[in-house]
The RNA shown here (Bacterial RNase P class A) has 378 nucleotides.
Its mean pLDDT, the model's own confidence on a scale to 100, is 76.
């Protein structure tokens, strides 16, 4: 400067005229006349979490299922902030080696492998009660060299593997190992400092594959169904007919979550079939863990406290059409180079139904951060 990815905001106003829905006022009660409103950042997905209603007055235990670092925020969450651990990737810095170490950008599905089980394919001699291909080093035969044998020795170099049984160094050694120093590292207990805590320094003393989005064990935690949930009014007739169990100390039979105990209903009873009628309205239904502003607290997420508004509520399902202006953007021309003048254009995903707050999806164009690449120029 120009692509290019990512994240996060935004994703249109306004007047006039016909329309449509719902509120409010007013009379002359009308298809009447005024006046104010009417679809998103995701209304989508139904992936979580709740308010709300029934069951119903309530529970216990098993089973199944979900959570998983700390501390705050929140009605609550698998959310969201601030932090701590553990990794990746660059850059410092530092050291005989290694390990730590300091700053930026990122990701974790982050309890427990010293309860016990189960896996670590292929390739490699060998994969947790491991192991000797290749090599080293003895001994002995044998040679110009190479080579052979051993019921020796090793596990430092090599290879194969994602991973080879804590790592680097040095010294021992026939050759070599924690064999022995030094120097680190990871768990795990005990102390002691620091901190709300996760954790982090320091010291001791012990110890050294890996996997739990394998089973498992450990803390916690979850009733169920859903607005076609639910409440009331008003019509209807044939609440007939058949059949089976039943006329109690709570029986037949139902209901509370998959069982089980428990606990309620429960008599012209229940359950199951079969038949007929009617099926219209109001309410749940938008005033809320609610919307602004402004001032406070707090690193922040978020909290307090004042003030101001009244911002869809349809049920075969309103929110729409047209014309003008303006705004954002893109784009040409002209100059006085300036939020200048004019002339063309475009505008995605998508469409409230009970209602909140998160999560994942989908998106023309603009604007901001952040990275990576490119042009130029000093």
């Nucleotide at each position: 400067u120009a692509u290019g990815c990512a994240a996060a905001c935004u994703g249109u106003u306004c007047u006039a005229u016909c329309g449509c829905u719902g509120c409010g006022a007013u009379c002359u009660u009308g298809u009447a006349u005024c006046g104010g409103a009417g679809a998103g950042g995701a209304a989508a997905g139904u992936c979580c979490g709740g308010g709300c209603a029934a069951c119903a007055c309530a529970g216990a235990g098993c089973a199944u299922c979900u959570u998983g670092c700390u501390u705050c925020c929140u009605a609550a969450c698998g959310g969201g902030a601030a932090g701590g651990g553990g990794u990746u990737u660059a850059g410092g810095a530092a050291u005989g080696a290694a390990g730590a170490c300091c700053u930026a950008a990122g990701c974790c599905a982050c309890g427990g492998a010293a309860a016990g089980u189960g896996c670590c394919g292929c390739a490699g001699a060998g994969a947790a009660u491991a192991u000797a291909c290749c090599g080293c080093c003895c001994a002995a035969c044998g040679u110009a060299a190479a080579g052979u044998u051993g019921u020796g020795g090793u596990a430092a170099g090599g290879g194969u593997g994602a991973a080879a049984a804590c790592g680097u160094g040095a010294g021992g050694u026939a050759a070599g190992a924690g064999c022995u120093c030094a120097c680190g590292a990871g768990c795990u207990u005990u102390g002691u400092u620091a901190g709300u805590g996760a954790u982090a320094g320091c010291a001791a003393a012990g110890u050294u594959g890996g996997u739990a989005a394998a089973c498992c064990c450990c803390a916690g935690g979850a009733g169920u169904u859903g607005a076609a949930a639910g409440a009331c009014c008003a019509a209807a007739u044939a609440g007939g007919c058949u059949a089976a169990c039943g006329u109690a100390u709570g029986u037949a039979g139902g209901a509370c979550u998959g069982c089980u105990c428990g606990u309620c209903c429960g008599a012209u009873g229940u359950u199951a079939g079969u038949g007929g009628g009617u099926a219209g309205g109001u309410c749940g239904u938008u005033a809320g863990a609610g919307g602004u502003a402004a001032g406070u607290g707090g690193c922040a997420a978020c909290g307090c406290u004042u003030a101001c508004a009244g911002u869809a509520g349809a049920u075969u399902a309103a929110u729409g059409a047209u014309a003008g202006a303006a705004g954002u953007c893109c784009u040409g021309a002209c100059c006085u180079u300036g939020u200048g003048u004019u002339g063309g254009g475009a505008a995605a995903c998508a469409g409230a139904a009970c209602c909140c707050g998160g999560c994942u999806u989908a998106u023309a164009g603009g604007u901001u951060u952040g990275c990576a690449u490119u042009u130029u120029u000093a």